[in-house]
Context: one part of a larger RNA
RNA sequence: GCCAGGGAGUUUAUGUCAGUGGCAAGACCAACCGCGUUAAACGGUGUGUCGAAGCGAAAGCAAUUGGCCCGCAGUUCACGAGGGGCAAGGUGUUAAUAGCGCCUGAAGUCACUGGUGUAAGACCCGAAGCCGACCGAUCUAGCCGUGGGCAAGGUGAAGUCUCUCGAAAGGGGGAUGGAGGCCUGAAGGGGUAUUGUGCACAAGCAUUCCUCUGACCUGUGGCUAGGAGUGAUAAACUAAUCGUGGCCGGCGAUAGCUGGUUCCUCCCGAAGUAGGCUUCAGUCUAGCCUGCCUGGAGACGGUGUAAACUGUAGAGCCACCAAUAGGGUAUUUAGGGUUCGAAAGGGCUCGGUAUUCUGUUAAACUCCGAAGGUUUAUACGUCGUAGAAGGGUGGAGUCGGGGGCGCGGGGUAAGCUCGUGUCCCGAAAGGGGAACAACCCCACGUUGGGUUAAGGUCCUAAAAUCCUGACUAAGUGAGGAAGAACAUCUGCUACCAAAAACAAUGGGGAGGUAGGUCCAGAAGCCGCCAUCCUAUAAUAAGUGCGUAACAGCUUACCCAUCUAGGUAGUAGGUUUCCAAAAUGGACGGGACUAAGUCAGGUACCGAUACCCAAGACCCUCUCAAUAGAGAGUGAUGUGGUAGGGAGGCGUCCUUUGCGCCUAGAAGCUUGAAUGUGAAUUCAAUGUGGAGCGCUUUGGAUUGAGAAUCCUGGC
Numbered sequence: 001g002c003c004a005g006g007g008a009g010u011u012u013a014u015g016u017c018a019g020u021g022g023c024a025a026g027a028c029c030a031a032c033c034g035c036g037u038u039a040a041a042c043g044g045u046g047u048g049u050c051g052a053a054g055c056g057a058a059a060g061c062a063a064u065u066g067g068c069c070c071g072c073a074g075u076u077c078a079c080g081a082g083g084g085g086c087a088a089g090g091u092g093u094u095a096a097u098a099g100c101g102c103c104u105g106a107a108g109u110c111a112c113u114g115g116u117g118u119a120a121g122a123c124c125c126g127a128a129g130c131c132g133a134c135c136g137a138u139c140u141a142g143c144c145g146u147g148g149g150c151a152a153g154g155u156g157a158a159g160u161c162u163c164u165c166g167a168a169a170g171g172g173g174g175a176u177g178g179a180g181g182c183c184u185g186a187a188g189g190g191g192u193a194u195u196g197u198g199c200a201c202a203a204g205c206a207u208u209c210c211u212c213u214g215a216c217c218u219g220u221g222g223c224u225a226g227g228a229g230u231g232a233u234a235a236a237c238u239a240a241u242c243g244u245g246g247c248c249g250g251c252g253a254u255a256g257c258u259g260g261u262u263c264c265u266c267c268c269g270a271a272g273u274a275g276g277c278u279u280c281a282g283u284c285u286a287g288c289c290u291g292c293c294u295g296g297a298g299a300c301g302g303u304g305u306a307a308a309c310u311g312u313a314g315a316g317c318c319a320c321c322a323a324u325a326g327g328g329u330a331u332u333u334a335g336g337g338u339u340c341g342a343a344a345g346g347g348c349u350c351g352g353u354a355u356u357c358u359g360u361u362a363a364a365c366u367c368c369g370a371a372g373g374u375u376u377a378u379a380c381g382u383c384g385u386a387g388a389a390g391g392g393u394g395g396a397g398u399c400g401g402g403g404g405c406g407c408g409g410g411g412u413a414a415g416c417u418c419g420u421g422u423c424c425c426g427a428a429a430g431g432g433g434a435a436c437a438a439c440c441c442c443a444c445g446u447u448g449g450g451u452u453a454a455g456g457u458c459c460u461a462a463a464a465u466c467c468u469g470a471c472u473a474a475g476u477g478a479g480g481a482a483g484a485a486c487a488u489c490u491g492c493u494a495c496c497a498a499a500a501a502c503a504a505u506g507g508g509g510a511g512g513u514a515g516g517u518c519c520a521g522a523a524g525c526c527g528c529c530a531u532c533c534u535a536u537a538a539u540a541a542g543u544g545c546g547u548a549a550c551a552g553c554u555u556a557c558c559c560a561u562c563u564a565g566g567u568a569g570u571a572g573g574u575u576u577c578c579a580a581a582a583u584g585g586a587c588g589g590g591a592c593u594a595a596g597u598c599a600g601g602u603a604c605c606g607a608u609a610c611c612c613a614a615g616a617c618c619c620u621c622u623c624a625a626u627a628g629a630g631a632g633u634g635a636u637g638u639g640g641u642a643g644g645g646a647g648g649c650g651u652c653c654u655u656u657g658c659g660c661c662u663a664g665a666a667g668c669u670u671g672a673a674u675g676u677g678a679a680u681u682c683a684a685u686g687u688g689g690a691g692c693g694c695u696u697u698g699g700a701u702u703g704a705g706a707a708u709c710c711u712g713g714c
Stems, first nucleotide, its partner, number of pairs: 001714006011120013026050003032044003054061002064087001067086004074079002088104006123260002126257001130250003134246002141224009150214001152184003155180001159176007188211003193207002196205002226242001228238002263648006273286005287398002289395006298383003302380009314368001315366002322361011335350006401425010430441003446614006455605003458590003464602001466601006477592001483577003487574010504561005510534003515529003540555001544553002616638002618634001619632005649703001651700003657694004667687002669684006
C1' cells in the first nucleotide's frame, strides 16, 4: 500500500411540542394484594399526581355559564360552530366606579410513538497534565565495609657522606639519596576535533586528542527515593524514563481544538449581520431557512402620472464664509533700508492700511443647482381563495466570508484596509475568455431533433481565405504616461499666385557718406543718438560672417529664366521615440500585410439558453381511498452546501398466516431482465450439500472509503 473483518447520536430519568388511541370536568393508578404459564395480561386498591380560578408581598378578596356588532366554511340574501372587535367582570394599586398590570365566556388526563431541551462519559477516537497507593540505587550519584590494579623512561627536593671556604653563623663543589595532586608514555580511565564514517531493535568504529602515584582506576557486599534522595551545581543523575521516576488506580479526567461519523429518492433552502458576554477559534437572543397549525383577502420589489420633500454631481464666489497669484491708485510726522538736502522736507525701495482691476480654490463655503432618491395618491403590472398578508408553534444551521461595478473614509501605494448600494461566487453545472471561484452569455429533472446567445468563421478547430469603402508599413495589431516628431491621411482658417506666387538658377544690390558721436581706430556691422535725401526695376543711416581699422563674402530688396500651385496655423485619424530583468520564448501556437484597424452589409458556426416531441416526478383539479384513470394558462414547477421536511430499500431477531427444500436449501460463479434509486427477480444438466423464503407484527449492538482508525492476511 491493497484486501477481509471490526468501527461513531445510544440508554435512563425528567421537561416540552406534535401525532395516534382511551376516558372526559374529570383523567390515571405507583408500590402492594389476588389470579396466573411465574414473563405478561387480567382483577383490586383513589394514599397520591395533574386538571377544573384567579389576583395579591401579605392579610385577604374572588370572575360573562354570551350584552352588542362584524364575519370564513356551509346553506342561501339572512343565519352562521370556530374566528375578530366592542362591552362587561375578578383582583392588586388607589380617594376613585379613573388609568394601568395580571386574569375571566370550561378541556383535561393517561398510555404509546416521534422531534427536541436538561442531567448523566451522552456521537466516536485523541492530549499535555493533577492526585493517591505501591515498586525500584543489578544503570547512575554520593557514602560505608572488604579486596584488586597502575610497562618503561625522564627529572633529581629534603636528608646523609666527603672535599673545600669562613672567627662564627653559614656558603660552595662532588657523590649518595629518591621527594612530587612533577614530566614523556603503555595497560587502564576519558571523549577535544574530523561537525569523518556508521546504525535506526535506540550512540558503534577510525584517526586525532586529555590523563595515567592520584581529589587515581576498579571487583564485590551494603546504605540513602519521588516534592524525596544524591549532587566539586549540569536543575546533572535516581534501570534506554527526570524542571519531580516507574507502575496501577481516580478515569470513559477535561479538550470552546483537529480528524472521522456507514443505504436511496422526492420538496424547500440559508448565513458569515446586530446586541450581550475575561467576549473576538466560542456561545446566547434577534435576523435569514424549514415543517405544521391558525387566518380568510389582500400583498408587493417593477413601470407611468401627479403632488410634496431634498442640497449631492456640476457650477459659482462683487452672494456669505475661509483661503489664494499679479497689478493700479491713495495714504502711512510712531514701520525697515537707502539716498538728496544745512535744516525743514523730498526721492527710490520693501512693507502696512484703504480702495480698485485681472485671476485661482473649498468634506466641515453657497447667489445657484441637476440626473436621481424618499413619501403619499392613482393606474398598469406581478403574486394571491390551487389560500397571499398577518398571528402561533416544533426543528435548524449561520456569528472567519470573498469578487466585479458605482459612490466614499484611511494609506505614497498594494492581489491593502474600513464603509455603503447592487449583482455574483460561496451553495452554480454548461458555452466563451489559450489555461483562469466570482469578466461576458446563460443558469441544469431524462432522451431525441431543431434555433440562437456571448464569442467566432486561414490551419490547429465547427463556421466567410465573404462583400463595399477607407486607414496602417509600425508585425503597429499583440501592454503603457507626461513629453517629443518637415512620419503619413482627412477637414478647416488666413495669406501669396498666369499682372507669374513658393523653391532653384543668372544678374543687380548704387550715390550724398567713412551719417553724427565716442574712440588709438569705429568706414552698414564695440557702444550711444538719429535713421534723412537723391538716382532708381530695386538697394537698410544695414541681416549675419569677417578686418586692428578698411577690404572681402552674404542677407533684405529688385529684374530675368522657369512654371502651377505655394506659405503659415489649427482640429481629427493612424504611426514613431519615450519603452530596462534575470535558462531560450511567446498574438494560445502556426502563421498573417490582412488572417490588422475604422465604418457598413449579408451568410454561417456556436450552450444543459429558447422551440418541438416523448415519457418520469412534484403540485393542483375531476371521477375515485392514498390503488387506478383523466386534465393542466404550472405559460414565470423539478441546480443546490449548512440545514428543515416527506416517502422508501436492505440486514439480524421476533409474531401471524402461507409456502419451498437431498428429484438439492443457503452461499458462490457467470449471464439476463425489472425499478428514478436504495435494490429485486430469473436462468445454468454450473458449484455447493442442509436448511430457507414471502406476508403481517414488534424490536434493533441495522448499512463503511476515508478517522497518521483497530485486528489479521498478502
Molecule: large-subunit ribosomal RNA, domain II
Organism: Candidatus Nanoarchaeia archaeon